RNA sequence: GCAAACUCGUUGUAAGACGGGGACGCAAAGCCACGGGUCCGAAUGAACGGAUAGCCGGGUUACCGA
Repeated sequence: GCAAACUCGUUGUAAGACGGGGACGCAAAGCCACGGGUCCGAAUGAACGGAUAGCCGGGUUACCGA
């Protein structure tokens, strides 16, 4: 510096997202949906759309200065 769960409000068919409160944690818990996983919707012959970056890998930017 960020901010989980929980909670209040808003939004969405949903997963979830945004804002306020709140801190479990995090040296990239900054950003990116490219690959895999998981979740939601639709389909059901095959395909598809959405979400998750605090699931993993990858890309990219970066504070202090032992």